[in-house]
Context: one part of a larger RNA
């Protein structure tokens, strides 16, 4: 390097946005780049191949002829592709009109519950375990009652429900604020689809500067467990969990399944629109989600199946035998931690 893959075997970038670039609806003109088709001219010669001839044969040799699949020119052709230009509406998308969400982002406010303070009543235990001890109580605990402060989470509703491109995203209200669905119409008139580089977002840890710190709780410390017990189990407990800015850029970032667009049995549940019978705890339709079970087809099986792992088409990213290695070396980001890119001897 063809070929072949990529849900589980090696393999879909975490996700978006978008540049070159690559692909690209309908119908009608024009040209003639690509494409096809004839000519012309060169493609040396030896060599390869074909037929024939010469050494007694063959190695060699010779002669014709084929081939040199190409290039430049040149005349035609005009289905497709290009490119120019005129038109359409389906594909994309505006605009009017309805809705449905935990979709972002500040600012505000609520109650239950935790702990602690301060005061009442009260007295010897509490607390925790398998069992106990550390622990904390006559300096009055635990219980209880009232007041007060504090932070940090939003029982119930709650639902293979919603809503975001992914990460996510759940107490109420008020403000900016993105997307999405769908009814009839009207409007632009291919504006499209993918995306190498860039780019912006991106759990949790963790980093810096500052606040804040109730509860939890790495490290740590003590009690037990145990042959040991750097554990699991209990009492304490700091960093962190919280805010505001700023980094980091990773994950079993998973549906282990890229995006987009056509097409291919059917039942059944559900969520938000719409339509239509009926007068309604309905029923029937269609649109866009989101489960489950199954036909044909696909799969190594497992299973996938109109949300396809089905039939196809366009792009992009990946794979290519275990280790050694997601390592080293260089080169980049990064305060740092470490990330990205990423081998090869050597080995099985």
């Nucleotide at each position: 390097u063809u070929g072949g893959g990529c849900g589980u075997a090696a393999a879909g970038c975490g996700c978006g946005u978008g540049u070159a670039g690559g692909c690209g609806g309908a119908a009608g003109a024009u040209u003639a780049a690509g494409u096809u088709a004839g000519g012309u001219g060169u493609g040396a010669a030896a060599u390869c191949u074909a037929c024939g001839g010469g050494c007694u044969c063959a190695a060699c040799c010779c002669g014709u002829a084929a081939a040199u699949u190409g290039c430049a020119c040149u005349u035609a052709a005009u289905a497709c592709u290009g490119a120019u230009u005129u038109u359409c509406u389906u594909g994309a998308g505006u605009u009017c009109g309805g809705g449905a969400g935990a979709g972002g982002a500040g600012a505000g406010c609520g109650g239950a519950a935790u702990u602690c303070c301060u005061a009442g009543u009260g007295u010897a235990g509490c607390g925790g375990u398998g069992a106990a001890a550390u622990g904390c109580g006559u300096a009055c605990a635990u219980a209880u009652u009232a007041g007060g402060a504090a932070g940090a989470a939003c029982a119930c509703c709650a639902g293979u429900g919603g809503c975001g491109a992914a990460g996510g995203c759940g107490g109420c209200u008020c403000u900016c604020u993105g997307g999405c669905c769908u009814a009839g119409a009207a409007c632009u008139g291919a504006c499209g689809c993918u995306g190498a580089g860039a780019u912006g977002c991106g759990a949790a840890a963790g980093c810096g500067u500052g606040g804040g710190g109730a509860g939890c709780g790495a490290a740590c410390g003590g009690g037990a467990u145990u042959a040991g017990a750097u554990a699991c189990c209990c009492c304490g407990g700091u960093a962190g969990u919280c805010c505001a800015c700023g980094c980091c850029g990773u994950a079993a970032a998973c549906g282990u399944u890229g995006u987009a667009u056509a097409c291919u049995a059917g039942g059944u549940g559900u969520u938000g629109a719409c339509g239509g019978a009926u007068u309604u705890a309905u029923c029937c339709g269609c649109c866009a989600g989101u489960g489950c079970c199954g036909a044909a087809g696909c799969a190594a099986a497992c299973g996938c199946a109109u949300u396809a792992a089905g039939u196809a088409u366009a792009c992009c990213g990946c794979c290519u035998g275990g280790g050694g290695a997601g390592u080293a070396c260089a080169c980049u980001c990064g305060c740092a931690a470490g990330g990205g890119u990423g081998a090869a001897a050597c080995u099985c």